[in-house]
RNA sequence: AGGCGUUUAGCUCAGUUGGUUAGAGCACCGCGUUUACACCGCGGGGGUCUACGGUUCAAAUCCGUAAACGCCUACCA
Numbered sequence: 001a002g003g004c005g006u007u008u009a010g011c012u013c014a015g016u017u018g019g020u021u022a023g024a025g026c027a028c029c030g031c032g033u034u035u036a037c038a039c040c041g042c043g044g045g046g047g048u049c050u051a052c053g054g055u056u057c058a059a060a061u062c063c064g065u066a067a068a069c070g071c072c073u074a075c076c077a
Stems, first nucleotide, its partner, number of pairs: 001073007010026004019057001028044005050066005
C1' cells in the first nucleotide's frame, strides 16, 4: 500500500428477503429458600444496534464515508 471479516446489554452471541414493541445465555439487583453461603425458584433493571450522511412511508438490516479490532497479501530490510 491492497484485499477480506467483525462492530447489537457489563461479557459471549442470535436477529430469516427492510415492517408485530430489539432478544438469549452468563453477570448484576430484589424476594423466596438456608443458621449462613452456594445451588435452585420467582421477579426486575440495563441498548437509540461503532460514528456521520444517504435511500425509503419505514433501516440493526440496503448504499457511501470515517473509526476501532482481527486476518491475508505485497513492499522494505
Molecule: transfer RNA
Organism: Deltaproteobacteria bacterium